[in-house]
RNA sequence: GCGCCAGUAGUCUAGCCUGGCAGGACACCGGCCUUCCAAGCCGAUAGCGCGGGUUCAAAUCCCGCCUGGCGCA
Numbered sequence: 001g002c003g004c005c006a007g008u009a010g011u012c013u014a015g016c017c018u019g020g021c022a023g024g025a026c027a028c029c030g031g032c033c034u035u036c037c038a039a040g041c042c043g044a045u046a047g048c049g050c051g052g053g054u055u056c057a058a059a060u061c062c063c064g065c066c067u068g069g070c071g072c073a
Base pairs, nucleotide, nucleotide: 001072002071003070004069005068006067007066010026011025012024013023020056029043030042031041032040049065050064051063052062053061
């Protein structure tokens, strides 16, 4: 330098092909329960790597870039 894969909440991860309210688990916070703690139950907060394009609508499609991994040279 070229090719491929990956990047979603504090952590892990689904959804991407085939565009239509971003879901789950753990953690954190609040409440219930308990003499207290733990466990259990209920609730809340928080997220699509960055920029641009297409579209009524983009995590999803297109282009560029960044980061990480693998391969080739």

A computed fold for a 73-nucleotide RNA from a Candidatus Aenigmatarchaeota archaeon, annotated as transfer RNA. It matches the Rfam family "tRNA". The family's RNA type in Rfam is transfer RNA. Rfam links the family to the GO term triplet codon-amino acid adaptor activity. About the family: Transfer RNA (tRNA) molecules are approximately 80 nucleotides in length. The sequence is in RNAcentral, with records from ENA.